[in-house]
RNA sequence: GGGCCUGUAGUUUAACGGCAAAACACCACAUUCGCAUUGUGGAAAUGUGGGUUCAAUUCCCACCGGGUCCACAA
Numbered sequence: 001g002g003g004c005c006u007g008u009a010g011u012u013u014a015a016c017g018g019c020a021a022a023a024c025a026c027c028a029c030a031u032u033c034g035c036a037u038u039g040u041g042g043a044a045a046u047g048u049g050g051g052u053u054c055a056a057u058u059c060c061c062a063c064c065g066g067g068u069c070c071a072c073a074a
Stems, first nucleotide, its partner, number of pairs: 001070007010024004018054001026042005047063005
C1' cells in the first nucleotide's frame, strides 16, 4: 500500500428499515444487629461525517479505531 471482517450502556451480547432489549457491574430502597444473599426501583449506549428513505442500529459512501490476510521494503 491492497483485500476481508468488525465498531450498540463500564463489560459481554440482542434488536424484518418503524418504541434501542437483556445479563453482569453500578446507585437507591426493602430485608439483616451488620455484611452477604434475595426482592423492587433507577441511571447508563448505536465510532465520526455525509447520502438514500416518510422513517436508518439496520442500506450506500468516505473517514477514524480494532482484528486478520496478502504484497513491498528493511
Molecule: transfer RNA
Organism: Candidatus Parcubacteria bacterium